[in-house]
RNA sequence: GACGAACGCUGGCGGCAGGCCUAACACAUGCAAGUCGAGCGCUCUCCCUCGGGAGGGAGCGGCGGACGGGUGAGUAACGCGUGGGAACGUGCCCUUUGCUGCGGAAUAUUCCUGGGAAACCGGGAGCAAUACCGCAUGAGCCCUUCGGGGGAAAGAUUUAUCGGCAAAGGAUCGGCCCGCGUUGGAUUAGGUAGUUGGUGGGGUAAUGGCCCAUCAAGCCGACGAUCCAUAGCUGGUUUGAGAGGAUGAUCAGCCACACUGGGACUGAGACACGGCCCAGACUCCUACGGGAGGCAGCAGUGGGGAAUCUUAGACAAUGGGGGCAACCCUGAUCUAGCCAUGCCGCGUGAGUGAUGAAGGCCUUAGGGUUGUAAAGCUCUUUCAGCUGGGAAGAUAAUGACGGUACCAGCAGAAGAAGCCCCGGCUAACUCCGUGCCAGCAGCCGCGGUAAUACGGAGGGGGCUAGCGUUGUUCGGAAUUACUGGGCGUAAAGGGUGCGUAGGCGGACUGAAAAGUUGGGGGUGAAAUCCCGGGGCUCAACCCCGGAACUGCCCUCAAAACUGUCAGUCUGGAGUUCGGGAGAGGUGAGUGGAAUUCCUAGUGUAGAGGUGAAAUUCGUAGAUAUUAGGAGGAACACCAGUGGCGAAGGCGGCUCACUGGCCCGAUACUGACGCUGAGGCACGAAAGCGUGGGGAGCAAAUGGAAUUAGAUACUCCAGUAGUCCACGCCCUAAACGAUGAAUGCCAGCCGUCCGCAAGCAUGCUUGUGGGUGGCUCACUUAACGGAGUAAGCAUUCCGCCUGGGGAGUACGGCCGCAAGGCUAAAACUCAAAGGAAUUGACGGGGACCCGCACAAGCGGUGGAGCAUGUGGUUUAAUUCGAAGCAACGCGCAGAACCUUACCAACCCUUGACAUCCGGCGCCAAGCCCAGAGAUGGGCCCUUCCCCGUAAGGGGACGCCGAGACAGGUGCUGCAUGGCUGUCGUCAGCUCGUGUCGUGAGAUGUUCGGUUAAGUCCGGCAACGAGCGCAACCCACGUUUUCAGUUGCCAUCAUCCAGUUGGGCACUCUGGAAAGACUGCCGGUGUUAAGCCGGAGGAAGGUGUGGAUGACGUCAAGUCCUCAUGGCCCUUACGGGUUGGGCUACACACGUGCUACAAUGGCGGCGACAGAGGGGUAAUCCCAAAAAGCCGUCUCAGUUCGGAUCGUCCUCUGCAACUCGAGGGCGUGAAGUCGGAAUCGCUAGUAAUCGCGCAACAGCAUGGCGCGGUGAAUACGUUCCCGGGUCUUGUACACACCGCCCGUCACACCAUGGGAGUUGGUCUUACCCGACGGCCGUGAGCUAACCUUUCAAAGGGGGCAGCGGACCACGGUAAGGUCAGCGACUGGGGUGAAGUCGUAACAAGGUAGCCGUAGGGGAACC
Repeated sequence: GACGAACGCUGGCGGCAGGCCUAACACAUGCAAGUCGAGCGCUCUCCCUCGGGAGGGAGCGGCGGACGGGUGAGUAACGCGUGGGAACGUGCCCUUUGCUGCGGAAUAUUCCUGGGAAACCGGGAGCAAUACCGCAUGAGCCCUUCGGGGGAAAGAUUUAUCGGCAAAGGAUCGGCCCGCGUUGGAUUAGGUAGUUGGUGGGGUAAUGGCCCAUCAAGCCGACGAUCCAUAGCUGGUUUGAGAGGAUGAUCAGCCACACUGGGACUGAGACACGGCCCAGACUCCUACGGGAGGCAGCAGUGGGGAAUCUUAGACAAUGGGGGCAACCCUGAUCUAGCCAUGCCGCGUGAGUGAUGAAGGCCUUAGGGUUGUAAAGCUCUUUCAGCUGGGAAGAUAAUGACGGUACCAGCAGAAGAAGCCCCGGCUAACUCCGUGCCAGCAGCCGCGGUAAUACGGAGGGGGCUAGCGUUGUUCGGAAUUACUGGGCGUAAAGGGUGCGUAGGCGGACUGAAAAGUUGGGGGUGAAAUCCCGGGGCUCAACCCCGGAACUGCCCUCAAAACUGUCAGUCUGGAGUUCGGGAGAGGUGAGUGGAAUUCCUAGUGUAGAGGUGAAAUUCGUAGAUAUUAGGAGGAACACCAGUGGCGAAGGCGGCUCACUGGCCCGAUACUGACGCUGAGGCACGAAAGCGUGGGGAGCAAAUGGAAUUAGAUACUCCAGUAGUCCACGCCCUAAACGAUGAAUGCCAGCCGUCCGCAAGCAUGCUUGUGGGUGGCUCACUUAACGGAGUAAGCAUUCCGCCUGGGGAGUACGGCCGCAAGGCUAAAACUCAAAGGAAUUGACGGGGACCCGCACAAGCGGUGGAGCAUGUGGUUUAAUUCGAAGCAACGCGCAGAACCUUACCAACCCUUGACAUCCGGCGCCAAGCCCAGAGAUGGGCCCUUCCCCGUAAGGGGACGCCGAGACAGGUGCUGCAUGGCUGUCGUCAGCUCGUGUCGUGAGAUGUUCGGUUAAGUCCGGCAACGAGCGCAACCCACGUUUUCAGUUGCCAUCAUCCAGUUGGGCACUCUGGAAAGACUGCCGGUGUUAAGCCGGAGGAAGGUGUGGAUGACGUCAAGUCCUCAUGGCCCUUACGGGUUGGGCUACACACGUGCUACAAUGGCGGCGACAGAGGGGUAAUCCCAAAAAGCCGUCUCAGUUCGGAUCGUCCUCUGCAACUCGAGGGCGUGAAGUCGGAAUCGCUAGUAAUCGCGCAACAGCAUGGCGCGGUGAAUACGUUCCCGGGUCUUGUACACACCGCCCGUCACACCAUGGGAGUUGGUCUUACCCGACGGCCGUGAGCUAACCUUUCAAAGGGGGCAGCGGACCACGGUAAGGUCAGCGACUGGGGUGAAGUCGUAACAAGGUAGCCGUAGGGGAACC
């Protein structure tokens, strides 16, 4: 786009069309084929002028019921289409010729009679014809032995006239034959006995095995016979640019069929839709004896179905039958009815109308939108409605349609709009509801609390009396590719060759003309499509004309090309001669090394094997070593992207036989060629059969290990097998993943085998054939290919058409078997796949870094305690943090408060904010009740501003009403902000250019160097940004300025920097200087830099801090704060008291104190730094500790201090739950800590104390401060983390990835299956209706003949009987196709099942292919 459509919602009018696609299922009822009295007799009725006339009925007879109408079951066929042909028929019609004379016998209806329920059937009598029969004639006709023979008719009528017979011709219609075309299946490959042909008959209108007898053995088939399935064919219809595809409703042509099967009769024509006979099924009637019927005609009914109409009108028109005609009949036809089923046309109003009304919806609350839309005002009346008129269709008459079309008038905007969609494709967006629910969905996909995707609404988009959905078909789809595709890696080259059929094929000449081309002719029905006209108001529709129908046939011509025939040629191909290389093949022989075994010698305790071991061998002498022997298999070095072969494949040496190849040369043959469906042959390994052989190796198997397991990897043994001969198998990742052949298209460099030339004699050049590498053109999706093409062309073969199911099932062929070859479907998915890119990852590689390891020092893990967490408990033990990067974390400090939790008791505009009204206080203090909040009472009685005042405003407090407050309630996966982490790691990007189809790449890689993407050099890159570094702070040195509260060298002093004095020093706090690889040497590329040195307080980043790129982790935080949405509102808000966060079997993290002598205890005791208090460098906190001296003497202690008892202090409203400290007493575990694990590279670790924050009080925690003060670093193999480059990848949620198979469960389709049910086909046999044919026909017998004239005979016929044929039916055997089927096999699918880990990285044993064996499974 199109529908004979259906379904859902909706529905105003008209025109033109269409309307059982399913059950060729069954049918009630009515109608659909009759007509003729001008063929015939009979009978009945009516009229009558009695002459007759008109009409009806059943018959005989004629014509018609073979047309028209229906349907598509069957049919793969000369059925249809198209074009031809010869051996035929043809009623009615036309033309022509001739004839139409004579005679005869019957019979239906009828009457009488009989049987029967009926249908109907008998017997007798009698009558007619255009019914039937005979004779005559016969131009023409037919037959013929060529002499001859045969053979027709019908009349009617009042004249016209209508008929009849014969023959010839025509027309029309039909029968038959042939070429070509006409669905799928080869998992249908052989079929056929009247089969193929001949001869002779029969039969027919006619040819013919159409039928019969006989003879021959043919005929069809890979150009697809036979069989199976499906199907009416065509003009056309539909789609498409076309080619093609799909289709065959309506209309038209042909065919077939008429309940199913068979059969003939009649006839011009039938094997006959509304005829006959038989058989069968079904239905109906019946008196049970027997009968009747056939809607796939028009209506209609039931049924089936998603679904398809009125039991209408008329013969007015067109046509058909009969008739002389009038006329009759006609469900053909013409009309009307029903149905939006389709196509076409029309309408549902038009103009104006901005307060942009109301309402709705949205909103950023301003507004926007619906929207000129409505209302209002002014108009119009198509269609529908009502009234009136009123056709054509009809030539004189006759109109079903129909009072229809059409015309006029009337009234009034009046009666007339819906459907689908709005995530992308695809035109059209917001709100609410819902919350992976409900639902949507054509594909992708939406929905898990902010859904433009679900449902509703508003708005919008599209189409419009329709709109959507479903179904079918074509297109897009170059996605079966003729036009017009492919096959290295995406699906796809056969494992290889030889060769049959076939296809294709070199040069020249001639002939002929099959293909081809041109001209002409015939045909290609009409309708349809197209073009031009015309008619309905237009259109749809209809009419006329043209063109076209791309085809087939005939004919004339041309001769380039292809084919054919004839002749010639040498270039393709082959032959000959001479050389050459080679793991080419087969057979026979032969050689040495090595392994193993045996014998003998030497020799002694181990050997062997592995990651480490063990099994194993060995004191009965192994391993090792020497000599000899046996046997089998394989051939080191040479050896090479070397050679040979068609491929598989081929490797010691020699001989024999043998295939192919290459080069050179002459002559010869003369296209002999290429490819190759089937076919034939070869075909690694494994495997199979028979017989040998068996050294080594080695499936299976046994054992030892490993392991969670280990049916494996490793080890020790070891059988088939591996080897030979013969015979099978026929598969491989049989690979160059690349079929064969031929020609053409730039180069360079190797290598193997020849030949030629030149000389300089070992080189160069040329040439032919092989075999490789690189690179142009060109090609490719890219990778890549590139004279050995995957380039440009030609020829032939094979193969592909999404993934899985599946190279499977079934069937067939082959095989001894294993199995091979051929090869589906159901079902299921929306992917599977290729190449390349960027990442990430690897039990890949290279380089580099880091307290990462190593080297060291000290710890943790064991003990007690502190603290945090988990768990448990609880009324509550509030909440958060969860690997590193949660766990002395939020908490810089929970007795109340904090506090968010629990229990109880209270408040409800609220503890807090703003607004309104009223009142004027309030607060503090005291008393009472209460656990307190709270309640009651006493006391007290405002302030500020403006204004003279009245009054107004404000602050504060109380009361009242509502808007609202409030929430540490939820969502950190809606967010902002802040923070952690990788990581202070050196990275992350951009612009322009260039390369690539593109993703992307380049830059940023590379060579050096650095702490560093730091710098240098090079480079299709050149630059730039965020990071690094530097700039900032502190410390370290010096100078300068300043000199109190700081300092004191010199002077004085009461000896205290107390004071005078001084500012030199220390110090303080401002400003400067200083360090930059600056200098020197070496090294390096003359670079960057590195190494060493000098100087310097400090040297190569001086040390420490602050500073944290692009990003990652949906990291953390809604309980800091802010904030969207949701939720609560006498409570999830607020207040109070008490409790809890402090619980305790246990587990973990972080710490403190220890286990002691480098120590404990006692005594003595100097120098600190930083900080706090306060205005204060003065004062205070303040005692620094380590240290020195003495003592203790290795023990659960003079170690250690937990725990407990008792007394006390401090803080605080209050130390019971639940603070800290002190005195006395008590004196637990613990004797240096398993596996494991942490920190630290210098003023660091370790060790020692001091201070501060928060805080009423509470420190083993945190943040700072100084004192004392080490050890070690060979180095980068390993562990962890990180960076760069590279490599592999089946990962991309990115290895915490992906993913395989068994098992278990559910569902689905399917194979096998004892069987069973049905269809269909074949063969053999039995039965044998009707019917025609053949035979017989003693029974019966009108026409004609003969005769004795009354019978008989003849001829002929009929019944009957017999026969062969044959439908239905039956028996048996088989083939084939379906349905069902206990059980069974695998397959597919299915959020969270089990077992393992096979594959992807070197996937942790590289993987994969074929085969064989084994195993829960992947697999080994």

This is a predicted structure of a 1420-nucleotide RNA (small-subunit ribosomal RNA) from an uncultured bacterium. The prediction has a mean pLDDT of 85. It matches the Rfam family "Bacterial small subunit ribosomal RNA".